[in-house]
Context: one part of a larger RNA
RNA sequence: CUGGGCGUAAAGCGCAUGUAGGCUGUUUAUUAAGUUAGAGGUGAAAUCCCAGGGCUCAACCCUGGAACUGCCUUUGAUACUGGUAAACUAGAGUAUGAUAGAGGAUAGUGGAAUUCUAAGUGUAGAGGUGGAAUUCGUAGAUAUUUAGAGGAACACCAGUGGCGAAAGCGGCUAUCUGGAUCAUUACUGACGCUGAGAUGCGAAAGUGUGGGGAGCAAACAGGAUUAGAUAUCCUGGUAGUCCACACUGUAAACGAUGAGUGUUAAUUGUUGGGAACUUUGGUUCUCAGUGAUACAGCUAACGCGUUAAACACUCCGCCUGGGGAGUACGGUCGCAAGAUUAAAACUU
Numbered sequence: 001c002u003g004g005g006c007g008u009a010a011a012g013c014g015c016a017u018g019u020a021g022g023c024u025g026u027u028u029a030u031u032a033a034g035u036u037a038g039a040g041g042u043g044a045a046a047u048c049c050c051a052g053g054g055c056u057c058a059a060c061c062c063u064g065g066a067a068c069u070g071c072c073u074u075u076g077a078u079a080c081u082g083g084u085a086a087a088c089u090a091g092a093g094u095a096u097g098a099u100a101g102a103g104g105a106u107a108g109u110g111g112a113a114u115u116c117u118a119a120g121u122g123u124a125g126a127g128g129u130g131g132a133a134u135u136c137g138u139a140g141a142u143a144u145u146u147a148g149a150g151g152a153a154c155a156c157c158a159g160u161g162g163c164g165a166a167a168g169c170g171g172c173u174a175u176c177u178g179g180a181u182c183a184u185u186a187c188u189g190a191c192g193c194u195g196a197g198a199u200g201c202g203a204a205a206g207u208g209u210g211g212g213g214a215g216c217a218a219a220c221a222g223g224a225u226u227a228g229a230u231a232u233c234c235u236g237g238u239a240g241u242c243c244a245c246a247c248u249g250u251a252a253a254c255g256a257u258g259a260g261u262g263u264u265a266a267u268u269g270u271u272g273g274g275a276a277c278u279u280u281g282g283u284u285c286u287c288a289g290u291g292a293u294a295c296a297g298c299u300a301a302c303g304c305g306u307u308a309a310a311c312a313c314u315c316c317g318c319c320u321g322g323g324g325a326g327u328a329c330g331g332u333c334g335c336a337a338g339a340u341u342a343a344a345a346c347u348u
Stems, first nucleotide, its partner, number of pairs: 004319003007302002012316001014201004021194003025088007033081002035077008049065006091191001092188004096183004103177007110154001115149007125136002162169002206247006215241002220236004258315006266293012297304002321348003330341004
């Protein structure tokens, strides 16, 4: 390199959009580039192979043949691939009418709770723990009532329920806005799939500037525990958590399972539509999702099993013993933290 692989052994980019490239529905005509058949030319010699021969044999040498699987020219063939022209509707899309939804952005608004402030009642404890102490409290705490301030999160509904490409999304209302599904037929007529580079999105933590700061809480301080205790437990507590704008670009970013298409037994729940029947309780069928069992098949086994890890096709990514190492050096990006690309010596 080929091969073989990628749920858990090494291996699916975190996710999408999309350029080049690769692949690409049905029918007819034409072309003859690929493909294929014949013919001709060329494919030096030596070497290799075969058959003879010569050195006493052999190596070696000589003669002949075959081969040189290739390239070029030319004449045909036309199933497939390609080109051109025309047509089609099963892929893809548009239109119309409905539907469901924590899909996204902005603005407004609501109640419960915590904390704080003010005032009233009230008196000696309260907190906290395995047990304590630090801590708070006669300058009146805890408890309780009323009023106010402020920030953050949205109980019940709530569901192996919904939406989103993924990250993710949950009080309510309004405005703007993306996608999906179903039904009906009408229209366009292959407009498709994948996608190296590229571009965008991308939890948490972290960074910059300016706000905000109730609760929680890295760091830090104190009290305990302990042989010690740089921890666990407790009392405090700053960054941060929140908002705006900009950066970072990583996660067990997981279904540890790339995207698309087709084919292949069943049973059962659930979500959103539709159709038929209906005693308005439902029943049956069907499309699109989402779960649970399970035949075949697959798998080293576990298990997967129409939402495949089954059977096939197209395209991309990735793997090649363990350590060294996702490190060094260099490049690119970043304010930094660092990210990304990515070895070798050596060792086993």
Molecule: small-subunit ribosomal RNA, central domain
Organism: metagenome